[in-house]
RNA sequence: AGAGUUUGAUCAUGGCUCAGAUUGAACGCUGGCGGCAGGCCUAACACAUGCAAGUCGAGCGGUAGCACAGAGAAGCUUGCUUCUUGGGUGACGAGCGGCGGACGGGUGAGUAACGCGUGGGAAUCUGCCUGGUAGUGGGGGACAACAGUCGGAAACGACUACUAAUACCGCAUACGCCCUUCGGGGGAAAGUGGGGGUCUUCGGACCUCACGCUAUCAGAUGAGCCCGCGUCGGAUUAGCUUGUUGGUGAGGUAAGAGCUCAUCAAGGCGAUGAUCCGUAGCUGGUCUGAGAGGAUGAUCAGCCACACUGGGACUGAGACACGGCCCAGACUCCUACGGGAGGCAGCAGUGGGGAAUAUUGGACAAUGGGGGCAACCCUGAUCCAGCCAUGCCGCGUGUGUGAAGAAGGCCUUCGGGUUGUAAAGCACUUUCAGCAGUGAGGAAAGGCGAGUGGUUAAUACCUGCUUGCUGUGACGUUAACUGCAGAAGAAGCACCGGCUAACUCCGUGCCAGCAGCCGCGGUAAUACGGAGGGUGCAAGCGUUAAUCGGAAUUACUGGGCGUAAAGCGCGCGUAGGUGGUUCAGUCAGUCAGAUGUGAAAGCCCCGGGCUCAACCUGGGAAUUGCACCUGAUACUGCUGAGCUAGAGUACGGUAGAGGGUAGUGGAAUUUCCGGUGUAGCGGUGAAAUGCGUAGAGAUCGGAAGGAACACCAGUGGCGAAGGCGACUACCUGGACCGAUACUGACACUGAGGUGCGAAAGCGUGGGUAGCAAACAGGAUUAGAUACCCUGGUAGUCCACGCAGUAAACGAUGAUUACUAGCUGUUUGCGAUACAAUGUAAGCGGCUGAGCGAAAGCGUUAAGUAAUCCACCUGGGGAGUACGUUCGCAAGAAUGAAACUCAAAGGAAUUGACGGGGGCCCGCACAAGCGGAGGAACAUGUGGUUUAAUUCGAUGAUACGCGAGGAACCUUACCCGGGCUUGAAAUGCAUCUGACCGGCCUUGAAAGAGGUUUUCCCUUCGGGGCAGAUGUGUAGGUGCUGCAUGGUUGUCGUCAGCUCGUGCCGUGAGGUGUCGGCUUAAGUGCCAUAACGAGCGCAACCCUCAUCAUUAGUUACCAUCAGGUAAGGCUGGGGACUCUAAUGAGACUGCCAUCGUAAGAUGAGAGGAAGGUGGGGAUGACGUCAAAUCAGCACGGCCCUUACGUCCGGGGCGACACACGUGUUACAAUGGGUGGUACAAAGGGCAGCUACCUGGCGACAGGAUGCUAAUCUCCAAAACCACUCUCAGUUCGGAUCGGAGUCUGCAACUCGACUCCGUGAAGCUGGAUUCGCUAGUAAUCGCGCAUCAGCACGGCGCGGUGAAUACGUUCCCGGGCCUGUACACACCCCCGUC
Repeated sequence: AGAGUUUGAUCAUGGCUCAGAUUGAACGCUGGCGGCAGGCCUAACACAUGCAAGUCGAGCGGUAGCACAGAGAAGCUUGCUUCUUGGGUGACGAGCGGCGGACGGGUGAGUAACGCGUGGGAAUCUGCCUGGUAGUGGGGGACAACAGUCGGAAACGACUACUAAUACCGCAUACGCCCUUCGGGGGAAAGUGGGGGUCUUCGGACCUCACGCUAUCAGAUGAGCCCGCGUCGGAUUAGCUUGUUGGUGAGGUAAGAGCUCAUCAAGGCGAUGAUCCGUAGCUGGUCUGAGAGGAUGAUCAGCCACACUGGGACUGAGACACGGCCCAGACUCCUACGGGAGGCAGCAGUGGGGAAUAUUGGACAAUGGGGGCAACCCUGAUCCAGCCAUGCCGCGUGUGUGAAGAAGGCCUUCGGGUUGUAAAGCACUUUCAGCAGUGAGGAAAGGCGAGUGGUUAAUACCUGCUUGCUGUGACGUUAACUGCAGAAGAAGCACCGGCUAACUCCGUGCCAGCAGCCGCGGUAAUACGGAGGGUGCAAGCGUUAAUCGGAAUUACUGGGCGUAAAGCGCGCGUAGGUGGUUCAGUCAGUCAGAUGUGAAAGCCCCGGGCUCAACCUGGGAAUUGCACCUGAUACUGCUGAGCUAGAGUACGGUAGAGGGUAGUGGAAUUUCCGGUGUAGCGGUGAAAUGCGUAGAGAUCGGAAGGAACACCAGUGGCGAAGGCGACUACCUGGACCGAUACUGACACUGAGGUGCGAAAGCGUGGGUAGCAAACAGGAUUAGAUACCCUGGUAGUCCACGCAGUAAACGAUGAUUACUAGCUGUUUGCGAUACAAUGUAAGCGGCUGAGCGAAAGCGUUAAGUAAUCCACCUGGGGAGUACGUUCGCAAGAAUGAAACUCAAAGGAAUUGACGGGGGCCCGCACAAGCGGAGGAACAUGUGGUUUAAUUCGAUGAUACGCGAGGAACCUUACCCGGGCUUGAAAUGCAUCUGACCGGCCUUGAAAGAGGUUUUCCCUUCGGGGCAGAUGUGUAGGUGCUGCAUGGUUGUCGUCAGCUCGUGCCGUGAGGUGUCGGCUUAAGUGCCAUAACGAGCGCAACCCUCAUCAUUAGUUACCAUCAGGUAAGGCUGGGGACUCUAAUGAGACUGCCAUCGUAAGAUGAGAGGAAGGUGGGGAUGACGUCAAAUCAGCACGGCCCUUACGUCCGGGGCGACACACGUGUUACAAUGGGUGGUACAAAGGGCAGCUACCUGGCGACAGGAUGCUAAUCUCCAAAACCACUCUCAGUUCGGAUCGGAGUCUGCAACUCGACUCCGUGAAGCUGGAUUCGCUAGUAAUCGCGCAUCAGCACGGCGCGGUGAAUACGUUCCCGGGCCUGUACACACCCCCGUC
């Protein structure tokens, strides 16, 4: 010191959450020792029992109990026991009396207050204590106890009689004291004890000392009273108060005072928050924080209040009294029912409450308190101990060595890694705990002596000091030290997705569960549960609760308000706040110094003591405050005197829809009247409702009435805002300009207050042409309580009232000053030339600095500053509820909470998208040609069926697709029969010597059984080969294409997709790649904060079209020669065709026009080919979790006498139906028959087959050539004839019957072909839909792959050979700019019921 979380990403706003520290804590798991602290926060709930305040005999009368002298008696053992007596003594129950029970201890209910804190003040009291002064003389009468009598259950009480005092009451005296009219008057006391020389009536007197007593003065201590300042929340509490505020006079108190009373006056308090309500003891401090602050007020300390609840006084120095009294109340207890007793918020303890808080302990040894002369007594104050990890601090649970890196666990890529020097083993140590022993300090006092001072007549007494002896410890089995034995007795808890240090396996499968926030879990979970490992802390660790921090998230330090929450709708103005300039005075604020105070403890610093630390202790600092004194006088304030720059007034002008009242005007709409005139008008996307033959609409003339004022008109004007628009008159507000004069700070802002305030609305009364909520009808629609249409009432208008709100917006409060410019416009003034220009006040645009999250603002600030006011603090709930105020009502103003979410919101970025817009392209549409959709069949799919109909592909981008060829095989499916190291591969071990093959039996086959046959090499160890058995393992078309590789489809052969450096931006990102022109093209040119580059485009590659060169066999044959029935048949040729290799050629190169250029245009030239010449191959970054685990490969999971493997048969070929893709047709541009031509590209020896023969034919039988430019498969449409004549036909060929051919082990399920017969549907196909722009569509045949056979499919080849394109509005797809609340991205998102 920050981090996570809104988004695809970004910046900013903003909330939520986390990391820290802390606690009088509690809970979970765990737990060795010690020290120091702490321990009912809840029920101020109720309390059994014990203890917590007594003491003094040196105040008194005394003697109930105990003890002892003394006296008497008895027993006898003659010095002992027992009994009686005994205030004489030690002492002492009860009583009188004194002092103390007002302290100490507890609690925090009440209290918002002079209660507390702090600083002052005057009108007071103060026992015991200290100091001073003066006294302490002399008398009297009672009441307890005790005794007697009586009452009562008890508590307790009544009467009679006796008695003492330091109890009580007078008298005397009284300087000082009190009162006073200043003359005077008034008021005390108590003795007791020790010692003593003298005296004595033996009682005492006297002297002295000590303790007392009285009066008084002063001090100290303590207490009472008053005042300034400070001290929680609520205004949804705004008025409160009658002893109230003050005066006078009395009373009262220790003392001032309405403290109380009489009387007089009518005051007093309050927005600087009275009163009321809620909550709360206050403080030093404590916790946190950098601080300022915030929270808190346990323990310790100061003050206050309280003592079952409420009230009251008495006594006393002090109380309105915790362990006193009286009364009332509630509760508990006793009771003889008449009446009594009690008060743990003292220490323990009990019940109860609660998440939760201890022993009915020891001692007065120490410290302190009460009483006492003292010894001493009392003391649950206190000191100690016990319980509790409640906290803080310290220590320990071992140390060293130890690699075979053991075993085990876990993981693994199977090599290993890790646990891990960890353990074991070896060598040591012994803190703490345990056992045994030794053993401080806390102790000072007190008592008894001695010495020496004080006092005194005194060497008594008493007392101070010194000193000797004696002697007091609860804790305590103390602390500490020593010895003994042995690694021995001693580690857990949380976490490991990010924040946040720490990772793997298994299980689970949106289940179980986790979670502080974000979020994990739907079959490969580092997030659940377990394990291994790791991280953190450690006798503790986590969780929960709570406070501060982080949070600058209430902002004094230290925030904001145009769009994120937030400027009142706008003026006027009260209080308040702030205020120009000069001089003088003052010194309140301010500043400086000094004094007092700011308790101690605590915090901080420096020391000291416990072995250290916590802890304890000494000193210092600090205590930022308050009060008072002295000083300074710049600034602010105050007082006084001035000034004119702020503000205002006067004078002269100017512009204006500024406001109000009255009047006037024309255009238009509507209605009414009249004329002309006839069938429609009106309205819409299209219609209908509506109006019209009873005469509409149209048109002409006239009349009525209301409302609004075209053009001018303008980011023009005016006004504070709302707002203001025909013209004229009157009344009236403000602004601006000019030049002088005057006043002399008169100013700014403005809580409350008050006025104005659009539209709609309300009340009363008018008015009503048009428009028009509601309402009615017609349409639209799935519906349509809407949008559209026809009507139409409030209302809109006027007058007078009310209401008081708007996106009342510039979403921007008012005022003042300062800070670069350019440009337009309105109105003045100056100067002028009708220009240009200066100046002032407005209204606009652009831009700089600066500001801002950005977009933007930018002298009209959202800049820089100042003053004042209003307002904000996450979203929703909600501007809601309740309360109050206002209102006729509608409603307005003020204005919450429960609950709920982790976001909501702003600006900008990149995409995607739009039934938004602009530009452009494509067989995208249009223009055409031919099809599909209807029929039959073929084929694929869905569905259904089935033992099985194996599986996959499913919008485009599945459906003649994987499959380029399922009768068996294929084959993965089903039924049945078999095998289990297996059908095939491989390592090792053991055994055998063959195996293979032939034959026989059985069987559907696989298989099983039998028979026959009987291996090679050798260094003699064995090896090779084969088989069998066993073991490692094989095998799987089983699952996951959402774990993957590879391959493929699609957008799309669309023109895009990116990078480096630079530049711009806080950033995401942009620029480049945009703009203009151009292109098939991000193709190029120009321009340009970009300059270059890459993947794509194009080109390079193949093929076709032209030519040349080279080469001519199997191809070719012009010329020459030979030959045939004919024929390149032969010699020959290399011209041609062709073959196949190398080249040429085309580049907008030339011309013209346009254009800056790129380029375009021309039915330009030339050319075989002309503007990428045609075709192919070639597919950017990426998208679709697209397809494929069944081509192959591969992670994980699953099966292992089966989910593997072999065999026979069946199925993949089923069939009510639906869809896709095709074939054949429906005919005359045709069918049939006959005849005659012309290809290309391929294939061929398990082959293609010439030719001949047979068969109607498929084909068969012979036979020949060819391993191929040599032989062969090998053309059809076309063309020429004839026929058919519009018909379900001489079209069409399905289906079925019969007979065959071929292939093959085998054509039943289930092949193709041939012949004969049969002759179905179908006469051009609804909505809709597909392909194609030229050698293309259409049409015609040929070949090849697969293949034994099977082709209407696929892939190729050539023959014949069209039509059309105006154009880009629309449909589909795509590219580039703008909007968005979308980002799984419109197959979406959001809302209403």
A computed fold for a 1393-nucleotide RNA from uncultured Marinobacterium sp., annotated as small-subunit ribosomal RNA. RNAcentral holds the sequence, with entries from ENA. The prediction has a mean pLDDT of 84.